[in-house]
C1' cells in the first nucleotide's frame, strides 16, 4: 500500500464490489482447562413469590415469661439490670440501587456571575439554657365494618406542645454614608430563643458568626436533520405596582406602552438524554454513547400539594384514568425502569445461590441493628488472555486411500516400532494472605506447595476459477446448485455434489448484522463543471463577502509569556503486582475555538489625514442593420379590370389531383392589398442577452479615441428580488399578399396515418396583455492583474510625400511555454493568480410524483421516494461496415460469341413414399459432390427371415486334444450352417517332448454405433487477391502508429523518387516441368538408303541488351531495328498472416461416451433404381451452314498378359470363331478419326428433321440380367418449329464446333470426369452502373463486427409506487361545556385546650362552605399523518409472443 469490475483493445471519468480493524452480538458446525470481564439493544408490556431502610430504652409512657434483689400477709408487691410488638418522640426514608419513556431544552459540555440565594448532619468560634402551663396516642371500656379501617367515652409522660422573661449578635424597616450597583460600615425603632439525659467521663439543645462539602437562580461560547416548515408572538415585549420565593425574574396578578424574534433559519415537523469517553483513521474526519465515572430526567399514565435543612418525593400521601386483585357487593387493595425469578415479545441476553468476613452507607454514646449497596459464588467460548492435546528417533518410504503417462507419484517421518516426559488429568498429604491491639472469612479445604499413575483424558472449522494462500478425479450434464464482485453449470466443470490432497486460522473456525476504513466517492487537509454529472438565457441591483498608495491612532482579530481551569477513570510513558499475559497498582505526560493578565503590532479590522495609477464627471471627435414612434419608396407574388390570343397550363423521379373552350398558361395596359426589403454584404457592424438590414425625419440608450481639466477609492461580486427575454402557444381586436401544422384530395408503398405533389384553416403582420422555455451553444459565469510571436479585418489617433511603420478598443486564424484523459485551448485561454457568485456528485426511475409558488390556460418553477440495473458515459485506436468520398484491379460490367430457363431423355438433389428407401454434402465454397462403375458382393439400410456368441480377425494365459489340424462324398437347408463315411498332414527335437493347428475357460476381439462444437491429418473458400508481419530506432500516458504513408510506376507493398526511420521474414518474381526458334549427343523398333522429319538426352536464346522520345539525368512507358519468340512469349506446378467452431469420426488415424448372445458377426430375399411434384448439372435436337447417300484426304495422347487381340471365315448387325503378333516407337486396339473435301437426293414439311416411347428377334459379361445391365436388327415413331422473368462460359490457338484416347470395370446405366489432337472466330467505345476484391479517406450508438445494432405500442407475468368515490387510526393544537384532588382567596354556618379579659366573649385554629387557576373526560371544526380502497396513470423487471423500422454510416427524408 491496493485490487476486481464498462472496452475487441486503450487512456479517464464513475459507480458498484473485495482484502483490514471493531461488536452489549446472533446463527450453523466444533468443544480440554484456567484468569480477567461482559450479558434484555426488543415490549418505560404485565408481573406470582421472597428480599432490597430503618433504628435509637443514654427522649417517654406502658409491657414482660424469665434472672438478680428488697419485702412479704407468702397469695403476692417493689426495686433492678435486661429485653420489647405496638404507640408518643428524635434523626434517616431526598443518600444508595434501577431506568432512558419524555427532553433539541441553560438539559449537557465548558468558561465566568450571584451586589439576587439557601445548606440538616461534621469542624471553628462567641453568648445562652430562667419562669411557668394546656394537652395527646398507647392503655381502658365501648360502637360500627366481611375486610380495610373508623368514630364515641375515660386516663398518662416527654428531648411532643404552648406562653412569659432576658439577647449589643440576628431579622424588618428608617436615615446617614457609600458604590457602577440594593455588599461591606454608622445610627434609630420593632420583632423573635431553649430540653434534657447520664454510667458523671460526656452527650443533647437555643441564638449568632465563620469553615467546609452540597445545592437554587443567572450568564459567554460549543454539538442533530428537513426551507418540499418562511414568517412567529398576546403574558407576546417592556414599563409601574403588587403577590410569592431561600433568591432575581412575565414566574404570577392588575394597570400603561406596543412591541419582541427570524435566511448569522425565528416558528413547525422529524429523530435524540448530554458529557468523560469507545470503535476507526496518517491525520483531519466519521461513527458511536453498552460496562464503569458526572449531570440531567423518570418511577403504572396525567395533575396535586403535604412534611422537611432539602422531594412535589421509586419500595410517601391526595385526586383522575386505563389494568389487576379481594368482596359478605355495601367496599377495598395494588404499582419490580431494587436483587433474584415468571410470563409475553423476540434471532437474542443468568441463579427465585452465599455472606454482612472486608468496603462503604443510615441509626446509635456504644454493643450493635439493618443493608439485593457491596464482597463473593453459579450458568453462557459473549469478549481478551494464557496453557494443553505430547517431545525425540523413526524407510528410497508400510498397509490402506487418492491419482497416474502404468514407470510412478502422494498422504508420508506421518503411521507402527523404540526412547522420553507429565502442563493438564486422576487420586494421596499439606494449605493460605485478604483482620489496623485479641476474637471473628462468606470466597474456601479454593488458590498454592507436594507425591504417585499413566501418552494417558482433549481438533476442529472455513477455504482451494480471478480478487486470494491451496488442485486433481469421479458424478451431474443451463439440470440439481453455487455466487461477495467479475461470474460458473447446456457430455472431458479446477467455479455444483462427494472423494483424496492442499491452503488458512485453531478451542475454535465461519456466516449475518453493524460502524469506521480502503472512498481524494462531499475533496478543511483534499475534488471538479468546453465534450465524462455540472455556468443561472442576459442584466441591474439589495444583504453579504471581497477590495489601491501612503501616513497616525487603536488593539478587536492574530503572535508570545505568566495564571486559573481542563475530576477520577480511559489514552501516552516509566515502574511495579498476581509464574507471563490479559487485569490491577503507583508516578509522570498529553488533551479547550475556554478565562484572566501582561506584551508585541508586520498583516487585516477600527477611527482620522493625505495622495491619485481603480472608478467617474467634463471637453473635442468618430463609427455603428443598438432601441422607439412616424413617414415614404421601388422590384416581386396574388387578386381585379381591360386588350391581344388559343388549347393547353400546372406539377413530378415518372404521374395524378388541380385549373382551362363560361377563353386558362402566355403576354401588354391600368388598379387593389398585404407582407419582406435583392444587389451592396463581409471572414463585417451594433446590441447584456434575445436579436437588429430599403429609404427619410424626431425621440433615445450605450461604445472607442484624443487630450488631461475635476472628483477622490467613490470599487467587484452579487443569495433573495426586480426587468429584459427567439419561436410557438393564449385573450381582444384589426389586418390577411404570399407561405402554411390541422384538414382535404392525388401519388407513393405491403400499409403510407409521412417523405413528393395539388389545394388549404389557424397562425405568421399590428395594437394591447399573457406565457418565460431553447441544443437561449463558444455547450466556455463576472471582474482584475500577468505571460513569445505572425497573419488578416472594423473604428480612432500619431509618423510619413508614399510604399508603410507604430498606438489604443474590437474581430477572425495559426501558432509557442504552459495546461488538457485525449480532442484541443492558447493575451478574446480551456495558461498562471485573486475575489464574488451558480452549479455537480453512478444510470434508470424522473425533471417524474406530491406539496408550495406563478399562470386564462397550454404551462413553467421548485423538486423527491420506492423499486432497478454494473454499469451509464468522455476522448481517442485497431477493425468491420455504409443506400460516404477518392484512385485502381478481375469475362464484373459493356462490346461480342455460344449457351442454360421453354421439349424428351440421362444423372444428382429435395420433397414425398416405403418394411427399407443407409449415410454425408446445403448461399457463393451441397445439388454428373463422397461414387475413377450400387444386378450379387459393394452395403453400412429392411425382415413375425435363417444361423453363431472368445465370435468374420488380433494377442496372451490356463487347461485339454494325438488319427490331430485339414480335406471330404453324402444327409437336411434358400444359403450360412449342422451333421458326417472316409482321408489326412506340417516344423523343430537331447526322442522325453516342444511349436503350429483344433477345443474348453479367462483376459479381451469387434461397431459404418454418437460427437468433425473435444481432435490429428487432408480438403474447400476468401484468392495467384497483394498482401500480412517482425528487429532496432522514433512519436504517443496508453491501446496503438511510422516502416506498409505521399508523388510516379507496375500484373505485383514490381521497381524508383520523396521520407523518423534503417533493415528483415513469409507471400510476388525467380530458380522447377511443359511448348515454341536453333545447335548439338544418340539413333533402336520410324524411313528404300542414308538421313534426322521423329524419338530421348544436353546446350543456347530474351536481359527493356539496342535507337528513338516522353518521363525528373529515376523507376518506367510508347515506338523501332533485329529476331522463332519482346516487354511475365503461351500454359502448368507453386496457394502468405489468416477468415468461415466451413468440410471429413463414413478413407485413416485418434480423445471421450455407447453396445457386448449384441448397435458385433455370416446368410438369403429385398432396398439404395420407388414418383404427383420442385431444383440442379448434362446429353440430343428443333434443321437446309442442314439430313442422308456414295466416294475421298489428314491427327494426337494414351492403353494392353486372368490383357490388346491381327489376318482369315460365318452373321444384314451386335457379334461369334480363329488364334499371328505383341509386356509393345516393332505386334493390337486403330484395314475408318470425325467434322472436312467431291458428287447426288431431300426443298421448309412434324419433314428423309427429331428421337423419346413401345413391340418383335437377337447379341455379350457374369453363378444369376424378373424387381435392375449395355448392344444389335426390324417395326413404331411421342415432345420438340431457338425457348417468360432471368441467367452461364469465354479475350487467341481461346470461344465454338468435331472426333480419338484413357481411369474406374466381368459387365454397364460414361450423355459424367480427366486427356488428346482438328477446324477455327468475333468483340473489348469505356469504368456511368451490378457482383467481387485492392489502397487511401470519411462517419459510426457496430467489435459475435449490418444477416449489426435498436425504438415504442400491444399481448402476458411478477414487483414497488403516483391518482382515487372513500374508509379506518395515529399526533399536537383550539373553541365551548362539566370539572377531581389540591393551593391560594373569600364567607362567618358548625367545632375548638394553652394567649387575652373578672366574666361576656375575643384572638387564633380546625370543619364547612364560595370564587379563580386547575388533571382528565364529553361535543366540535380544521391542521399534519399513516394503513386500506372499486378502478386507473404511467415505472421497473420477466432466453427465444405481435406490430411496424424512429435512431446509429447521408440509416436510405441529416
Nucleotide at each position: 500500500a491496493g485490487a476486481g469490475u464498462u472496452u475487441g483493445a486503450u487512456c479517464g471519468u464513475g459507480g458498484c464490489u473485495c482484502a483490514g480493524g471493531a461488536u452489549a452480538a446472533a446463527c450453523g458446525c466444533u468443544a480440554g482447562c484456567g484468569g480477567c470481564g461482559c450479558g434484555c439493544u426488543u415490549a418505560a408490556u404485565g408481573c406470582a413469590u421472597g428480599c432490597a431502610a430503618g433504628u435509637c430504652g443514654a427522649g417517654c409512657g406502658a409491657u414482660g415469661a424469665g434472672g438478680c434483689u428488697c419485702c412479704u400477709u407468702c397469695g403476692g408487691g417493689g426495686g433492678u439490670a435486661c429485653a420489647u410488638c405496638a404507640g408518643c418522640g428524635g434523626c434517616a426514608g431526598a443518600c444508595g440501587g434501577g431506568u432512558g419513556a419524555g427532553u433539541a431544552a441553560c438539559a449537557c459540555g465548558u468558561g465566568g456571575g450571584u451586589g439576587a440565594c439557601c445548606u440538616a448532619c461534621c469542624c471553628u468560634c462567641a453568648a445562652g439554657a430562667c419562669g411557668g402551663g394546656a394537652a395527646u396516642a398507647a392503655c381502658g371500656g365501648u360502637u360500627g365494618g366481611a375486610a380495610a379501617c373508623a368514630g364515641g367515652c375515660g386516663c398518662u409522660a416527654a428531648u411532643a406542645c404552648c406562653c412569659g422573661a432576658u439577647a449589643u449578635a440576628c431579622u424588618u424597616c428608617u436615615g446617614g454614608g457609600g458604590u457602577c450597583a440594593g455588599a461591606g460600615c454608622c445610627a434609630g425603632a420593632a420583632g423573635g430563643a431553649a430540653a434534657g439525659c447520664u454510667u458523671c467521663g460526656g452527650u443533647g439543645c437555643u441564638u449568632g458568626a465563620g469553615g467546609a462539602g452540597g445545592g437554587g437562580c443567572c450568564u459567554g461560547c460549543g454539538g442533530c436533520c428537513c426551507a418540499u416548515c418562511a414568517g412567529c408572538u398576546a403574558g407576546u415585549u417592556g414599563g409601574c405596582a403588587g403577590g410569592g420565593u431561600a433568591a432575581u425574574g412575565g414566574c404570577c396578578u392588575a394597570c400603561c406602552a406596543a412591541g419582541g424574534c427570524g435566511u448569522a433559519g425565528a416558528c413547525g415537523g422529524g429523530u435524540a438524554g448530554g458529557g468523560g469517553g469507545u470503535g476507526u483513521g496518517a491525520g483531519a474526519g466519521c461513527a458511536u454513547g453498552g460496562c464503569c465515572c458526572c449531570c440531567c430526567a423518570c418511577a403504572a399514565u396525567g395533575g396535586g400539594a403535604c412534611u422537611g435543612a432539602g422531594a412535589c418525593a421509586c419500595g410517601g400521601c391526595c385526586c383522575a384514568u386505563a389494568c389487576u386483585c379481594c368482596u359478605a357487593c355495601g367496599g377495598g387493595a395494588g404499582g419490580c425502569a431494587g436483587c433474584a425469578g415468571c410470563a409475553g415479545g423476540g434471532a437474542a441476553u443468568c441463579u427465585u445461590g452465599c455472606g454482612c468476613a472486608a468496603u462503604g452507607g443510615a441509626c446509635g454514646g456504644a454493643a450493635g441493628u439493618c443493608u439485593g449497596a457491596c464482597g463473593c459464588a453459579g450458568c453462557g467460548a459473549c469478549g481478551c488472555c494464557g496453557c494443553g492435546u505430547g517431545g525425540g528417533u523413526g524407510a528410497c518410504g508400510a498397509a490402506g486411500g487418492c491419482c497416474u503417462u502404468c514407470g510412478g507419484g502422494u498422504u508420508g517421518u506421518a503411521a507402527a516400532g523404540c526412547c522420553c516426559u507429565u502442563u493438564u488429568c486422576u487420586g494421596g498429604g499439606g494449605g493460605a494472605c485478604g483482620a489496623g491491639g485479641c476474637a471473628g472469612g462468606a470466597c474456601g479445604g479454593u488458590a498454592c506447595c507436594u507425591c504417585a499413575g499413566g501418552a494417558a483424558u482433549a481438533a476442529g472449522c472455513g477455504u482451494c476459477g480471478g480478487c486470494u494462500a491451496a488442485c486433481u478425479a469421479c458424478g451431474u450434464g443451463c439440470c440439481a446448485g453455487c455466487a461477495g464482485c467479475c461470474g460458473c453449470g447446456g457430455u472431458a466443470a479446477g467455479a455444483c455434489g462427494u472423494a483424496g490432497g492442499a491452503c488458512g486460522c485453531g478451542a475454535g473456525c465461519g456466516u449475518u448484522a453493524u460502524c469506521c476504513g480502503g472512498a481524494u466517492u462531499u475533496a478543511c487537509u483534499g475534488g471538479g463543471c468546453g465534450u465524462a454529472a455540472a455556468g443561472c438565457g442576459u442584466c441591474u441591483g439589495u444583504a453579504g463577502g471581497c477590495g489601491g498608495u501612503u501616513c497616525u491612532g487603536u488593539a478587536a482579530g492574530u503572535u508570545g509569556g505568566g495564571u486559573g481551569u481542563g475530576a477520577a477513570a480511559g489514552c501516552c510513558c516509566c515502574g511495579u503486582g498476581c509464574u507471563c499475559a490479559a487485569c490491577g497498582c503507583g508516578g509522570g505526560g498529553a488533551g479547550g475555538c475556554c478565562a484572566u493578565u501582561c506584551a508585541a503590532u508586520a498583516c487585516u479590522g477600527c477611527g482620522g489625514g493625505a495622495c491619485u495609477a481603480g472608478a467617474g464627471u467634463a471637453u473635442g471627435u468618430c463609427a455603428g442593420a443598438g432601441g422607439g414612434g412616424g413617414g415614404u419608396g421601388g422590384a416581386a407574388u396574388u387578386c381585379c379590370c381591360g386588350g391581344u390570343g388559343u388549347a393547353g397550363c400546372g406539377g413530378u423521379a415518372a404521374a395524378a389531383u388541380g385549373c382551362g373552350c363560361a377563353g386558362a398558361u402566355a403576354u401588354c395596359g391600368g388598379g387593389a392589398g398585404g407582407a419582406a426589403c435583392a444587389c451592396c454584404a463581409g471572414u463585417g457592424g451594433c446590441g447584456a442577452a434575445g436579436g437588429c438590414g430599403g429609404c427619410c425625419c424626431c425621440c433615445u440608450g450605450g461604445g472607442g479615441c484624443a487630450a488631461a481639466a475635476c472628483u477622490g477609492a467613490c470599487g467587484c461580486u452579487g443569495a433573495g428580488a426586480g426587468a429584459c427575454g427567439a419561436a410557438a402557444g393564449c385573450u381582444a381586436g384589426g389586418g390577411g399578399a404570399g407561405c402554411g401544422a390541422a384538414c382535404a384530395g392525388g401519388a407513393u408503398u405491403a400499409g403510407a396515418g409521412a417523405c413528393c405533389c395539388u389545394g388549404g384553416u389557424a397562425g405568421u403582420c399590428c395594437u394591447a396583455g399573457c406565457c418565460c422555455u431553447a441544443a437561449a451553444c463558444g455547450a466556455u459565469g463576472g471582474a482584475u492583474g500577468c505571460u513569445a510571436g505572425g497573419u488578416g479585418u472594423g473604428g480612432g489617433g500619431c509618423c510619413g510625400a508614399a510604399g508603410g511603420g507604430u498606438u489604443c478598443c474590437g474581430u477572425g486564424c495559426c501558432g509557442g511555454a504552459g495546461c488538457a484523459a485525449a480532442c484541443g485551448c492558447g493575451g478574446u485561454a480551456a495558461g498562471c493568480a485573486u475575489c464574488c457568485c451558480g452549479c455537480c456528485u453512478g444510470g434508470g426511475g424522473a425533471g417524474u410524483a406530491c406539496g408550495g409558488c406563478c399562470g386564462c390556460a397550454a404551462g413553467g418553477u421548485u423538486a423527491a421516494a420506492a423499486c432497478u440495473c454494473a454499469a451509464a458515459c468522455g476522448a481517442a485506436u485497431u477493425g468491420a461496415c455504409g443506400g460516404g468520398g477518392a484512385c485502381c484491379c478481375g469475362c464484373a460490367c459493356a462490346a461480342g460469341c455460344a449457351g442454360c430457363g421453354g421439349a424428351g431423355c440421362g444423372u444428382g438433389u429435395g420433397g414425398u413414399u416405403u418394411a427399407a428407401u443407409u449415410c454425408g454434402a446445403u448461399u457463393c465454397u451441397a445439388c454428373a459432390c463422397g461414387a475413377a462403375g450400387a444386378a450379387c458382393c459393394u452395403u453400412a439400410c429392411c425382415u413375425u427371415g435363417g444361423g453363431u456368441u472368445u465370435g468374420a480377425c488380433a494377442u496372451g494365459a490356463a487347461g485339454g486334444u494325438g488319427g490331430u489340424a485339414g480335406g471330404a462324398a453324402c444327409g437336411c437347408g434358400a444359403a450360412a450352417g449342422c451333421g458326417g463315411a472316409c482321408u489326412g498332414a506340417c516344423c523343430c527335437u537331447u526322442c522325453g517332448g516342444g511349436g503350429a493347428g483344433c477345443c474348453u475357460u479367462c483376459a479381451c476381439a469387434g461397431g459404418u454405433g454418437c460427437u468433425g462444437c473435444a481432435u490429428g491429418g487432408c480438403u474447400g473458400u476468401c484468392g495467384u487477391c497483394a498482401g500480412c508481419u517482425c528487429g532496432u530506432g522514433c512519436c504517443g500516458u496508453g491501446a496503438g502508429g511510422u516502416g506498409u504513408c505521399g508523388g510516379g510506376u507496375u500484373a505485383a507493398g514490381u521497381c524508383c523518387c520523396g521520407u523518423a526511420a534503417c533493415g528483415a521474414g513469409c507471400g510476388c518474381a525467380a530458380c522447377c516441368c511443359u511448348u515454341g526458334c536453333c545447335c548439338u549427343u544418340a539413333g533402336u523398333u520410324a524411313c528404300a538408303a542414308g538421313u534426322g522429319u521423329c524419338u530421348a538426352g544436353g546446350g543456347g536464346g530474351a536481359c527493356u541488351g539496342c535507337c528513338g522520345g516522353c518521363g525528373g539525368g529515376a523507376a518506367g512507358c510508347c515506338g523501332g531495328a533485329g529476331g522463332a519468340a519482346g516487354g511475365u512469349g503461351g500454359g502448368g506446378a507453386u496457394g502468405a498472416c489468416g477468415u468461415c467452431a466451413a468440410g471429413u469420426c463414413a478413407g485413416c488415424a485418434u480423445g471421450g461416451c455407447c453396445c457386448u448372445u449384441a448397435u458385433g458377426u455370416c446368410c438369403a430375399g429385398g432396398g439404395c433404381u420407388a414418383c404427383a411434384c420442385a431444383c440442379a448439372c448434362g446429353c440430343u435436337a428443333c434443321a437446309a451452314u442442314g439430313g442422308u447417300c456414295a466416294g475421298u484426304a489428314c491427327a494426337a495422347a494414351g492403353a494392353g498378359c486372368a490383357g490388346c487381340g491381327a489376318a482369315g471365315c460365318c452373321g444384314c448387325g451386335a457379334g461369334g470363331u480363329g488364334g499371328a503378333g505383341c509386356g509393345a516407337a516393332u505386334c493390337u486396339c486403330a484395314g475408318c478419326a470425325a467434322a472436312g473435301c467431291u458428287g447426288g437426293c431431300c426443298g421448309u414439311a412434324g419433314u428423309u428433321c427429331g428421337a423419346a416411347u413401345a413391340g418383335c428377334a437377337g447379341g455379350c459379361u457374369g453363378c444369376a440380367a424378373c424387381u435392375c445391365g449395355c448392344c444389335u436388327g426390324c417395326u413404331u415413331g411421342a415432345a420438340g418449329c431457338u425457348g417468360g422473368a432471368g441467367u452461364u462460359g469465354c479475350u487467341a490457338g481461346u470461344a465454338a464446333c468435331c472426333g480419338c484416347g484413357c481411369g474406374u470395370c466381368a459387365g454397364c446405366g460414361a450423355u459424367a470426369g480427366u486427356g488428346c489432337g482438328g477446324u477455327g472466330a468475333a468483340u473489348a467505345c469505356g469504368u456511368u452502373c451490378c457482383c467481387g476484391g485492392g489502397u487511401c479517406u470519411u462517419g459510426u450508438a457496430c467489435a459475435c463486427a449490418c444477416c449489426g445494432c435498436c425504438c415504442g405500442u400491444c399481448a402476458c407475468g411478477u414487483c414497488a409506487u403516483g391518482g382515487g368515490a372513500g374508509u379506518c387510526g395515529g399526533u399536537a393544537a383550539c373553541g365551548c361545556c362539566u370539572g377531581a384532588a389540591g393551593c391560594c382567596a373569600g364567607c362567618a354556618g358548625c367545632c375548638u385546650g394553652a394567649c387575652c379579659g373578672u366574666a361576656a366573649g375575643g384572638g387564633g385554629g380546625g370543619c364547612g362552605u364560595u370564587g379563580u387557576c386547575g388533571a382528565a373526560g364529553g361535543c366540535g371544526g380544521g391542521a399534519c399523518u399513516g394503513g386500506c380502497g372499486a378502478c386507473u396513470g404511467g415505472g421497473a423487471c420477466g432466453a427465444a409472443g405481435u406490430c411496424g423500422u424512429a435512431a446509429c454510416a447521408a440509416g436510405g427524408u441529416a